The prediction has a mean pLDDT of 83. The RNA shown here (transfer RNA) has 75 nucleotides and comes from a marine sediment metagenome.
RNA sequence: GGGCGGGUGGCUCAGCGGUAGAGCAUUUCCUUCACACGGAAGAGGUCGCAGGUUCAAAUCCUGUCUCGCCCACCA
Repeated sequence: GGGCGGGUGGCUCAGCGGUAGAGCAUUUCCUUCACACGGAAGAGGUCGCAGGUUCAAAUCCUGUCUCGCCCACCA
C1' cells in the first nucleotide's frame, strides 16, 4: 500500500429500508427471619464519526477513525 471482517445501552450480541431489541448487569416492589433462586415493574443507546441517496437510513453509497485477519513491498 491492497483485500476481507468487526465497531449498536455497563458487558455479550441480534436487528439487512418503515423510525432500535434480547440475555446478563443495574433500580424499585413481591416472596424469605435473612440471603440466594423465582415473580412484577422501571431506568439506560438517536447505532464509531462526517457527508450523500430516499417520503423514510443502524440498514444503501462515499470519505474518515479505530480493532482483528490475510496478501504485497522495503529492510

RNAcentral holds the sequence, with entries from MGnify. It matches the Rfam family "tRNA". Rfam classes the family as a transfer RNA.